Molecule: Bacterial RNase P class A
Organism: uncultured Nocardioides sp.
């Protein structure tokens, strides 16, 4: 002075309040003609009550409901290699290019000899290329070293993000992998390592082959649709309809169930109406957390113990004051879970590199 992980993210006490539950209490409140029920409202006590991202909703599941023999088409994803996982676009772990003294970080990391397309500006030219300036041969013309014009050449110059291998000989009229020797690449074919991606040799071919695929495409693999306002349950009232039973030979009802007793007692009691308003469930105990242990380089699994921690439907988790640290970031659940992505004031721990 830098890398990488990983934990907090105001403490603590007192008063008021608010929401879920458990429990109690009836002055009340409602329901009944009455006997009597009831507890949403009210009031007591007691437990418990936001996050690391609860956020963006981008991935992936679980759940439900609907669809479906099977195969294919068309869409959409993934893309190095092996694992982990319920499953992923997420981990991990190697590899292969890139950067940094270094700890390490960063990859939208299959195919570009299967086809087709593009490659701005600037150049003469941007892919089975290209003669603008130079070089070099000829031809013609003169003022004898220029100018014209036919042809060669990619060594040099000059544009460009990129100009169709490097270096030194050798060759040529200049030159040119046109020939050698080396090193670079790329292909074939052999060997040896590695579970694999891939790596190291070792011969052979002048083979020298740009670049984009997040441009259509090709090649592998993976995908039904819609989402808790998913769905799933009880079930009113008033008016109108049917049909049974019953009115002293009594239907039906209350006194926690059942029978005796006992009070009320003329309507009841089902079905349409309508599965409508309205309630209630889904709702949080789950791929869960923590602690030890064993397998694994690790992501992570087994195996044991211990915890249990919001569940609202106008939506609760505030406020006030007093000490400390100190003026306190980003920010707030809505079915649930696992990533990523994005905000975020600080404060703490452990590893590990440079430099002295």
């Nucleotide at each position: 002075g830098g890398c990488u992980g990983g934990u907090c993210g105001g403490g603590c006490g007192a008063c008021c309040g608010c929401g879920u539950g458990a429990c109690c209490c009836a002055c009340c409140g409602c329901c009944g003609c009455g006997a009597g029920g009831c507890g949403u409202c009210g009031g007591g006590u007691c437990c418990c009550g936001a996050g690391g991202a609860a956020a963006g909703u981008c991935c992936g599941g679980g759940c439900u409901c609907c669809a479906c023999a099977g195969a294919g088409c068309a869409g959409g994803g993934u893309g190095g290699u092996g694992g982990g996982u319920a499953a992923c676009a997420c981990c991990c772990a190697c590899c292969c290019g890139g950067g940094g003294u270094g700890a390490c970080c960063c990859g939208c990391g299959g195919g570009a000899c299967a086809g087709u397309g593009c490659c701005a500006c600037a150049g003469a030219g941007a892919a089975c290329a290209g003669a603008c300036c130079g070089c070099c041969u000829c031809c013609g013309g003169c003022u004898u070293g220029c100018c014209g014009g036919a042809g060669g050449u990619a060594a040099g110059g000059g544009u460009g993000a990129a100009a169709c291998g490097g270096u030194g000989g050798g060759g040529c009229a200049a030159g040119a992998g046109c020939c050698c020797a080396c090193c670079a690449g790329u292909g074939c074919a052999c060997c040896g390592g590695g579970a694999g991606a891939c790596c190291g040799g070792u011969g052979c071919a002048g083979c020298u082959c740009g670049g984009c695929a997040a441009a259509c495409c090709c090649c592998a693999c993976c995908c039904g649709g819609a989402g808790c306002a998913a769905g799933a349950c009880c079930a009113g009232a008033c008016a109108g309809c049917a049909c049974a039973c019953g009115u002293u030979c009594g239907a039906g009802g209350g006194c926690g169930g059942c029978u005796c007793g006992u009070c009320c007692g003329a309507g009841u009691g089902u079905g349409c109406g309508g599965g409508u308003a309205g309630g209630u469930c889904g709702c949080u105990c789950g791929a869960g957390g923590c602690u030890g242990u064993c397998g694994g380089c690790g992501a992570c699994g087994g195996c044991a113990g211990c915890c249990c921690u919001a569940g609202a439907u106008g939506g609760a988790u505030g406020g006030u004051c007093g000490c400390c640290g100190a003026u306190c970031a980003c920010a707030g659940a809505a079915c649930c879970c696992g990533g990523c992505u994005u905000a975020c004031a600080g404060a703490c721990c452990a590893g590990c590199c440079c430099g002295u």